[in-house]
RNA sequence: CCAAUCCCCGUGGGAGAGCCCGGCCGCAGCGGCCGGCGCCGAAGGCGCAAGUUCCGCCCGGAAUCGCUCAGGCAAAAGGACCGCGGGGACGAC
Numbered sequence: 001c002c003a004a005u006c007c008c009c010g011u012g013g014g015a016g017a018g019c020c021c022g023g024c025c026g027c028a029g030c031g032g033c034c035g036g037c038g039c040c041g042a043a044g045g046c047g048c049a050a051g052u053u054c055c056g057c058c059c060g061g062a063a064u065c066g067c068u069c070a071g072g073c074a075a076a077a078g079g080a081c082c083g084c085g086g087g088g089a090c091g092a093c
Stems, first nucleotide, its partner, number of pairs: 005089009018037001020036007038073003044069001045067003052063004
């Protein structure tokens, strides 16, 4: 000097599934609490038990895979992940 990787900030994109039923509260819009039935998978969490994919194979591990504890099921918000800009960590050749 600087690749890859990772982190932070800003910004653009970003799916699924109930505006369900009953009761109560707040004037109402709308929201909260309790109970019931149905459903989603992309915060977080848990698991590799079957299948799939990745780490070249086994083992072992991981995942956008599985579970649905949490969360969510009009809009808004949130949102894994991806792009761009800026900054930083490490620092290969």